Predicted 3D model of a 76-nucleotide RNA (transfer RNA) from Nitratireductor sp.
NCBI's taxonomy places the organism under Bacteria, Pseudomonadota, Alphaproteobacteria, Phyllobacteriaceae, Nitratireductor.
RNA sequence: AGUGGGGUAGCGCAGACGGUAGCGCGCCAGGCUCAUAACCUGGAGGUCGCCGGUUCGAGUCCGGCCCCCGCAACCA
Numbered sequence: 001a002g003u004g005g006g007g008u009a010g011c012g013c014a015g016a017c018g019g020u021a022g023c024g025c026g027c028c029a030g031g032c033u034c035a036u037a038a039c040c041u042g043g044a045g046g047u048c049g050c051c052g053g054u055u056c057g058a059g060u061c062c063g064g065c066c067c068c069c070g071c072a073a074c075c076a
Stems, first nucleotide, its partner, number of pairs: 002071006010025004019056001027043005049065005
């Protein structure tokens, strides 16, 4: 080089046919409590791997590249 899958918040993952990016855990603040945990409420956190293209509009479609996992092959 071949082939299949993947890269989205700190971590794990969703995101039918292109139409305002979400869930769980975690984090921060408040409530409750004598206090902690649990529970409840609110909040912060994302250039969606990178660069281009199509489109009124791209996480989603197209092209190129990078990285990870599996298969196969090869070398030792």

Rfam family: tRNA. Rfam classes the family as a transfer RNA.